[in-house]
Context: one part of a larger RNA
């Protein structure tokens, strides 16, 4: 110096508290212990493993079992020899793959013998391969501490050195942010701005938008017209403690209240992660050292296996009810995605779904019905017109194929469950709860995951304690 302390002071976080919903108690989805098993392939293990890697294991992914094959190999590169490539039939077999044939001769130079280029095929050996170890050899990237306000460096002084100092002190701040003082003066890396979205206005620009004003009108911005508005997407203005007041005192820095204003003191969101820390994490993205396999630990195929079930946990989804369920009627989003795609209308089908093809490479045409909400009927507290697991039996689509092992319909069946123990969890505003809608993956499969809007809350007296965590101080037998 540090690092602890059931030392101490001062301060901050949805950390308590004060509130709303919730897990824990059912059933079911999904991960993970265990057991199982021929294999259940492998990694993550407080916090920061456990709907994680996996943005999608029927075959493929598959790395794991069994079974059948290959051995210069499934893919590179090197020399010889053959064949142009190439189509194409039998046989065997689960295939991979053998094995027997059939066609067929391109291109570029040529002394017309033939040589090159590509490609396929055999042979040869320097060598390929390897989700085999070791993340405690390692790059690389990632997560945590923590968007918490700190980590340091010149010169300078001081101290015999480690060092200190500056960064300590008064104030203040979301902040090592600013002010003011000081043996310091300065600087760097963070903070904060610059960046993106979004609020509020201006301008520009109209194959969206609008009876706004006119005219027609099969009544639909449809149509002629206009770009005013909406909006769309560029470019600018706006918010600076700029103004007035009080409070502070050093007449600093800021704090508190007002005006103005769309917006007030960082406006709200996101991107953006300092020196470190955790021999954190990953050799299974990738790359790479050593190490070790090389007729197998490499590689190709079929089957099967990650999907198993006495159980126990985390994280999810539906409830259990009337602030409801079911019928019937009628409204109002945002955001995306579409040619190997999105597929209207019109059709049959009780439905999934089929038939059909206009349209659209998309502000234009389609996915597309938003849904809670509102109107109006019925159910009247019951394991019920809640609830819907589970099973039967008919079906639909995907896709060589849905038996192990898909989603989805339709009738039937109608479990458990009446609000959940100790104990734990998000959230302080357009949050929370609630409703529905998109997208990536991806043929087909979402109750995960990323986004989008709609309805829209209660509570914060205050920092005593519990958590983490900043500063300064003290203590130590620890480094």
């Nucleotide at each position: 110096u540090g690092a602890c302390g059931g030392g101490g002071g001062c301060c901050c976080g949805c950390a308590c508290a004060a509130g709303c919903g919730g897990u824990g108690g059912a059933g079911c989805a999904u991960g993970u212990g265990g057991u199982u098993c021929a294999a259940u392939u492998c990694g993550a293990c407080g916090c920061a493993a456990c709907g994680c890697g996996c943005a999608g294991a029927a075959c493929c992914u598959u790395a794991c079992c069994u079974g059948g094959g290959c051995u210069a190999g499934a893919a590179a590169g090197u020399g010889c020899a053959a064949g142009a490539a190439c189509u194409u039939g039998g046989u065997u077999g689960a295939a991979a793959a053998a094995u027997c044939g059939a066609g067929g001769u391109g291109c570029u130079c040529u002394u017309c013998g033939g040589a090159g280029a590509a490609c396929u095929u055999g042979c040869a050996g320097u060598u390929a391969g390897g989700u085999g170890c070791u993340g405690c050899a390692u790059g690389g990237c990632u997560g945590u501490c923590g968007u918490c306000a700190g980590c340091u460096c010149g010169u300078g002084u001081c101290g015999u050195g480690a060092g200190a100092u500056g960064u300590u002190g008064g104030g203040u701040u979301a902040a090592g942010u600013c002010c003011c003082g000081c043996a310091a003066c300065g600087a760097g890396c963070g903070c904060a701005a610059c960046c993106c979205c979004u609020g509020u206005c201006g301008u520009u620009a109209g194959u969206u938008g609008c009876c706004a004003g006119c005219g027609g009108u099969u009544c639909g911005g449809c149509c002629g017209g206009g770009c005013a508005c909406u909006c769309u997407a560029g470019c600018g203005a706006g918010a600076c403690u700029g103004c007035c007041g009080a409070u502070a005192u050093u007449c600093a820095a800021a704090u508190c209240g007002g005006a103005g204003g769309a917006a007030g003191g960082u406006g709200g969101g996101g991107a953006u992660g300092a020196c470190g820390u955790c021999a954190a994490g990953u050799c299974a993205u990738c790359a790479u050292g050593g190490c070790c396999c090389u007729u197998a630990u490499g590689u190709c195929c079929a089957g099967g296996g990650c999907u198993a079930c006495a159980c126990a946990c985390g994280u999810g989804c539906u409830a259990c009810a009337a602030u409801g369920g079911u019928c019937g009627g009628u409204a109002c989003a945002a955001a995306c995605g579409g040619u190997u795609g999105c597929g209207a209308a019109c059709u049959c089908g009780c439905g999934a779904g089929g038939g059909g093809a206009a349209g659209c490479u998309a502000a234009u045409c389609c996915g597309a019905a938003a849904a809670a909400a509102c109107c109006g009927a019925c159910c009247u507290c019951a394991g019920u017109a809640c609830g819907g697991a589970u099973a039967a039996g008919a079906g639909u689509c995907u896709g060589c194929a849905a038996c192990u092992c898909g989603a989805c319909u339709c009738u039937u069946u109608g479990a458990a469950g009446u609000c959940g123990g100790a104990a734990u969890c998000g959230c302080u505003a357009g949050u929370a709860a609630u409703c529905c809608c998109u997208g990536a993956u991806c043929a087909g499969c979402a109750g995960g995951c990323a986004g989008g809007g709609g309805u829209g809350a209660a509570u914060a007296c205050g920092u005593u304690c519990c958590c983490g965590g900043g500063c300064c101080u003290u203590g130590u037998a620890c480094a």